[in-house]
Molecule: small-subunit ribosomal RNA
Organism: metagenome
RNA sequence: AGAGCCUGAUCAUGGCUCAGAUUGAACGCUGGCGGCAGGCCUAACACAUGCAAGUCGAGCGCGAAAGGCUUUCGGGCUGAGUAGAGCGGCGGACGGGUGAGUAACGCGUAGGAAUCUACCUGGUAGUGGGGGACAACUUGGGGAAACUCAAGCUAAUACCGCAUACGCCCUAAGGGGGAAAGCGGGGGACCUUCGGGCCUCGCGCUAUCAGAUGAGCCUGCGUAGGAUUAGCUUGUUGGUGAGGUAAAGGCUCACCAAGGCGACGAACCUUAGCUGGUCUGAGAGGAUGAUCAGCCACACUGGGACUGAGACACGGCCCAGACUCCUAUGGGAGGCAGCAGUGGGGAAUAUUGCGCAAUGGGGGCAACCCUGACGCAGCCAUGCCGCGUGUGUGAAGAAGGCCUUCGGGUUGUAAAGCACUUUAAGUGGGGAGAGAAGGGUAGCUGUUAAUAGCGGUUACCUGUGAUGUUACCCACAGAAUAAGCACCGGCUAACUCCGUGCCAGCAGCCGCGGUAAUACGGAGGGUGCGAGCGUUAAUCGGAAUUACUGGGCGUAAAGCGCGCGUAGGUGGUUUGUUAAGUCAGCUGUGAAAGCCCCGGGCUCAACCUGGGAACUGCAGUUGAUACUGGCCGACUAGAGUACGAGAGAGGGAGGUAGAAUUCCAUGUGUAGCGGUGAAAUGCGUAGAUAUAUGGAGGAAUACCAGUGGCGAAGGCGGCCUCCUGGCUCGAUACUGACGCUGAGGUGCGAAAGCGUGGGGAUCAAACAGGAUUAGAUACCCUGGUAGUCCACGCCGUAAACGAUGUCUACUAGCCGUUGGGAGACUUGAUUUCUUAGUGGCGCAGCUAACGCAAUAAGUAGACCGCCUGGGGAGUACGGCCGCAAGGUUAAAACUCAAAUGAAUUGACGGGGGCCCGCACAAGCGGUGGAGCAUGUGGUUUAAUUCGAUGCAACGCGAAGAACCUUACCCGGGCUUGAACUGCAAGUGAUCGACGGUGAAAGCCGUUUCCCGCAAGGGCACUUGUAGAGGUGCUGCAUGGCUGUCGUCAGCUCGUGUCGUGAGAUGCUGGGUUAAGUCCCGCAACGAGCGCAACCCUUGUCUGCUGUUGCCAUCAGGUUAAGCUGGGCACUCUGCGGAGACUGCCGGUGACAAACCGGAGGAAGGUGGGGAUGACGUCAAGUCCGCAUGGCCUUUAUGUCCGGGGCUACACACGUGCUACAAUGGGCGGCACAAACCGUUGCGAUCUCGCAAGAGGGAGCUAAUCGGACAAAGCCGUUCUCAGUUCGGAUUGUAGGCUGCAACUCGCCUGCAUGAAGUUGGAAUCGCUAGUAAUCGCGGAUCAGCACGCCGCGGUGAAUACGUUCCCGGGCCUUGUACACACCGCCCGUCACAUCACGAAAGCUGGCUGUACUAGAAGUCGUCGCGCCAACCCGCAAGGGAGGCAAGCGCCUAAGGUAUGGUUAGUGAUUGGGGUGAAGUCGUAACAAGGUA
Repeated sequence: AGAGCCUGAUCAUGGCUCAGAUUGAACGCUGGCGGCAGGCCUAACACAUGCAAGUCGAGCGCGAAAGGCUUUCGGGCUGAGUAGAGCGGCGGACGGGUGAGUAACGCGUAGGAAUCUACCUGGUAGUGGGGGACAACUUGGGGAAACUCAAGCUAAUACCGCAUACGCCCUAAGGGGGAAAGCGGGGGACCUUCGGGCCUCGCGCUAUCAGAUGAGCCUGCGUAGGAUUAGCUUGUUGGUGAGGUAAAGGCUCACCAAGGCGACGAACCUUAGCUGGUCUGAGAGGAUGAUCAGCCACACUGGGACUGAGACACGGCCCAGACUCCUAUGGGAGGCAGCAGUGGGGAAUAUUGCGCAAUGGGGGCAACCCUGACGCAGCCAUGCCGCGUGUGUGAAGAAGGCCUUCGGGUUGUAAAGCACUUUAAGUGGGGAGAGAAGGGUAGCUGUUAAUAGCGGUUACCUGUGAUGUUACCCACAGAAUAAGCACCGGCUAACUCCGUGCCAGCAGCCGCGGUAAUACGGAGGGUGCGAGCGUUAAUCGGAAUUACUGGGCGUAAAGCGCGCGUAGGUGGUUUGUUAAGUCAGCUGUGAAAGCCCCGGGCUCAACCUGGGAACUGCAGUUGAUACUGGCCGACUAGAGUACGAGAGAGGGAGGUAGAAUUCCAUGUGUAGCGGUGAAAUGCGUAGAUAUAUGGAGGAAUACCAGUGGCGAAGGCGGCCUCCUGGCUCGAUACUGACGCUGAGGUGCGAAAGCGUGGGGAUCAAACAGGAUUAGAUACCCUGGUAGUCCACGCCGUAAACGAUGUCUACUAGCCGUUGGGAGACUUGAUUUCUUAGUGGCGCAGCUAACGCAAUAAGUAGACCGCCUGGGGAGUACGGCCGCAAGGUUAAAACUCAAAUGAAUUGACGGGGGCCCGCACAAGCGGUGGAGCAUGUGGUUUAAUUCGAUGCAACGCGAAGAACCUUACCCGGGCUUGAACUGCAAGUGAUCGACGGUGAAAGCCGUUUCCCGCAAGGGCACUUGUAGAGGUGCUGCAUGGCUGUCGUCAGCUCGUGUCGUGAGAUGCUGGGUUAAGUCCCGCAACGAGCGCAACCCUUGUCUGCUGUUGCCAUCAGGUUAAGCUGGGCACUCUGCGGAGACUGCCGGUGACAAACCGGAGGAAGGUGGGGAUGACGUCAAGUCCGCAUGGCCUUUAUGUCCGGGGCUACACACGUGCUACAAUGGGCGGCACAAACCGUUGCGAUCUCGCAAGAGGGAGCUAAUCGGACAAAGCCGUUCUCAGUUCGGAUUGUAGGCUGCAACUCGCCUGCAUGAAGUUGGAAUCGCUAGUAAUCGCGGAUCAGCACGCCGCGGUGAAUACGUUCCCGGGCCUUGUACACACCGCCCGUCACAUCACGAAAGCUGGCUGUACUAGAAGUCGUCGCGCCAACCCGCAAGGGAGGCAAGCGCCUAAGGUAUGGUUAGUGAUUGGGGUGAAGUCGUAACAAGGUA
């Protein structure tokens, strides 16, 4: 620090996800040791049991027992003034727990004034003298208990007066008021009732002042979310007075006033203890508030006070409530959110431990006691840190495992082996240091009268350890006791095999799995971490994805439809002043701990510890004054006013004009009109349309008219008049910042719609009819009502768009246009400058790109509005507005990993342009109808083997199925096999011959080896083992080959350039071509594969060659014949050469390429034909040609054999043959080819047969011989339009040929038979010249079998105006939501399943408001019949003061009644929404998406 995921690819926007760190964690697997920390986050749920707050005899009065000793047996002494309870004092307000409540002066921070403060410290002054009670105790009574009542006795540092009172308090300033307590140690003199007084010391006590500590109160600022909560408040806000409090204060009360708070968010709702800190982060921030520390709040729930220095009190009290327990049913008791522990809840959190030795706390003079605070231990890998599980050597690279290309590789120096070591654990022994200070005795010293006592100090003595079997050290033995977890497709380090087969499963995101899975499961190997490792949850980060630092808004989400304007924000030039902001210094504070830095201590570290820094803050104070602000003043450049001109569909009102549509009346006139793609509905003989005249009525204003004008926007269009807003220009004068923006607010606001009343010509939702259509609730047509128009009132929305908020300033130019002004001259339809608008280009700059570009989307400033993934949804609920329709504000659950913008390359379009092709057209001949042949589908079958399936399968693989072929079926056999290669063992056969059996194959039997002297070898067979074999599967694992687009003109690359990039350019453009063929131009310049050419063939000429070819000349010769001599001239054969290149001429064209015409030429513009097939497409075809991975099979899916099948047959299709006849059929005669084949062959003459053919065999390994007669044609003749002398199917019969064999199932021949068919519907195919058509010939395959296929020649046409249309293709361009690319994509209803949500008659809870009722405990007030020791009066009785109880009153908790609000749950039914491989209906959108 980034990465993955949208696309064919790209850039951007945007979200989702990952890598990091962290945790009071939990879960899974695993687990050796130690140190340091941490450990109910949930039910503030309920709690058994034990413990957690007592102490003081030096405040006081009482006062046992067991035991021991003794005894006169009653007792006594001791225990012991002990235990114990009580009165009294101090402490139970600390310590410990928890986080329910609380959005608050609760907390944090900084301040403040009107307060209290036990114990402690310091100061001052005291501590005198009396009195009366009450517990305990005794006695009696009640009660189950808890406890309680009555009478009586008694002490005090308990209680109450009196005295005194410096200081203290009150005060009217004169005066008035108020205190105490003793206890202990010691003692010289004096006194004594012998207790002591007295003195002194110590501890106490009282009053008071101060300090310290602690606490209370007030204030500024800071400290969650919600406006789908906008108003709240009556003690409320303030005042006066009083009360109350420790203290200010509506804290409380009486009276008076009517205030107070709130958009800078009051009140309400929801959530929450706050902080130091903690986690994260570069920081700013974000999240959090366990442990430790500070503050607060709470103590079963609610209320209340008492005591006290302090509480409204966790282990106190009273009351109410719920719950639990005891009970004799009368009544009582209790509060673990103390430490342990239990139940419960939960994913989840420990021992009913030891000790007060230390630290701290309470009490005490002290000893000491108490202390679940605390110190320790136990449990838990919960975290952090440290250590170990060995170290070295060791290649035969062992065995085993795994993989393998079978060679090997890997595990792997790993192991074993050898040599060492002993940390930790274990056993034994030793064992600090520290945690301990104290107390006692003696000395010195201070106090004192003092040798007491107390304080300080020195010496000696004495005693205390929970941890602890401590740490640590030593010794012993032995590698001995100690490794797992996750991952290995990318992100992300790490790869193979097997299994599985869209199954099982994985998955953080993308995504894996449908038979070769590095993604599932296992294994081997590897990677990472390591006593842990993974997963889950959670926080921050990455995320600049809420943007202060640090984002955006034309098209990605995002500018309010537009003005006016309030608050607010912001604001021109300048003097002075102030010092709020701002800046600087100093001071205080910012607790400690933590973080950071430097040190120190545990062997290191974690951990602990000393110091520093920091705590970015707040407050005070002293300064500074540039800027901002405040105040006083000045200015004119912003803004405005006045004056003079100007343009304009700016607005409102009233009038008025002509054209047109429609309607009405009348005339003329006659059969149609109208409408459409074509029609029909409709109108018309009752007279339409058309035409003429007249009239009615409503609405809108042709031309002018213009990226012209005006307006804020919506919007505004004949002409005239009236009223009225804004704008511009010019020149002066005036005001003097008056400005800009603008949350709320308010006004305007197209169309449609709504209300009331008019109006209604046209047009026209709805509706009706006619068409179209599969349907057509549409598009088209004929009609037609609301509406469209007016007035008034609503609505308040639009793609209200420049998809661009308003204002200001600045920043190259050029061209147009509207309004105004100025200048110049040549006075014009001129030109220059300027200003306000409105347009087109364009630089810089900006932008993801497109684009914007002085009218900014540039550079800056001010203010407002808005955005934060897609869907759900601009929806639900709630509020507000509206008559309604609806508008506005505006979520969530759930769901997806995308959604989106711009641009790129393709593909596509019922987009456009250009061009080509037997593509259409023009022609000729076919197919489709018939019969037959052949292939296919289907059906059938034991089998009808398999493949090929639009073009590009179907006379295709198959250039030839009777057996074989043959792969299929039935049956019979063989099993290392029919064919191949090894190895081991054994045998001597095998072949052949013979015999048996059998359909054959096979099986059974008889006979029988070779070479070599030998060893041995060869050849075979048998058995076993490796392994063969497979036309079994997968052409979607493959190679190779092939088809197709298409012989279409395209497909690419290098360098350069342009672009962020995909890409573009080149290859586009203008011409031209069959062609990306060539030329020109050009940020391109070149190149490659294609095109063309080179190759073959054919057409002309020519050189050479002349046999088997040829024969002109010469000769011979025949009935005839190159037959012979001879010749190579010609034809021809073969080899080689020439020729054609737009080369020449003219024209066109751009002086080009080229095209048109012409000449010459055998041939002319690629002469004809062939071979030749770019990059690629179709997962095209082929595993059954061959090859081949994987899988499957192995007495069978292999192999051999016999027979059958591939030849079936209601039917459908393709391709052909033959025909339907006279351009013909039959018969007779005559003529002319090319190419090819032949020794397992072609086979002549000849003979036989009607013929197929047979016999026979000359010649020929072929320019020699043979196949071999070409046929159409020509010349005659016959038939005469008929199912025929056409046509030949079918069938019968007789033959021939091949072959082991023609039954299933061959071909041919003769005779006989003589079917359909009289030119073929819709539709469809081929062909542009030696072509179509027509005629025959040959070949491959092949024993035989061709109407097929491949070749060959003979005869030999017609037509092409042209490119509108159909099909296919090429180039350019355009649109796109397609990219599996239109056979694409995709929408909605319905049906099914499922999920969350809304509504809903209601129902059930929570919280809360208001009103009334109620009124416990308790404070306060009042009263006080009753009761009462202290003080006062009084001799006393009694009275007074004072107090208590009871009563009454105010307040008030729980409770009750009624009625609201709010929130949650639930609810028959219902509504839409989301999701879901293959459901239904249509085709809405994307192309002009077929009606933009």